[in-house]
RNA sequence: GGUAGAGGUGCAAUUUUAAUGAGUACUUUGCAAGAGGAUGCCAGUCCGUUUGCAUUGGAAGGGAAAGGUAAAGUUGCCGAAGGGGAUGUGUGGCAGGCAUCCGCCUGACUUUGCGUCUGAAUAAGCGUAAGGUUGUCAUCAUGUAGUUGAUGGAGAGCUAUC
Numbered sequence: 001g002g003u004a005g006a007g008g009u010g011c012a013a014u015u016u017u018a019a020u021g022a023g024u025a026c027u028u029u030g031c032a033a034g035a036g037g038a039u040g041c042c043a044g045u046c047c048g049u050u051u052g053c054a055u056u057g058g059a060a061g062g063g064a065a066a067g068g069u070a071a072a073g074u075u076g077c078c079g080a081a082g083g084g085g086a087u088g089u090g091u092g093g094c095a096g097g098c099a100u101c102c103g104c105c106u107g108a109c110u111u112u113g114c115g116u117c118u119g120a121a122u123a124a125g126c127g128u129a130a131g132g133u134u135g136u137c138a139u140c141a142u143g144u145a146g147u148u149g150a151u152g153g154a155g156a157g158c159u160a161u162c
Stems, first nucleotide, its partner, number of pairs: 001162005008078001010077009026062004031057003036047003040094003081106003084102006107134010136153006
């Protein structure tokens, strides 16, 4: 350097179904107000201004969707992946989204607190702190061996093999 593997409620993507979203957004009719109103933010633009179907509130009728969640399946995998940064795209500009690159940070899972994007949500995601569990290697001790314990490190790692 190549190949093949291990960690475990393992990671990511995708399909189907279900609930939630929600009797919400939106829309029809009618009543009452009404000079302002429309966006992720700014500018601009557009709509409306008593011809008041711009907009707001109540009533009656109709009435979604996306993201996220759960279950089942399929695919690709074990820096799987996530975060951060840079560049590009996109836009009037910024943000968000998408693509590529950077080994800059995180071994993995989980609980709780705090924060945050988004969101209907106290869910989920992300970040961070403190715990717990666990895999791996090194050192030391124990042990016939198997093993067990302590301390420490990080995936550019570990095991096997060529």
Model confidence (mean pLDDT): 79 of 100. Lysine riboswitch aptamer from a chicken gut metagenome, 162 nucleotides, folded computationally. Rfam family: Lysine riboswitch aptamer. About the family: Riboswitches are metabolite binding domains within certain messenger RNAs that serve as precision sensors for their corresponding targets.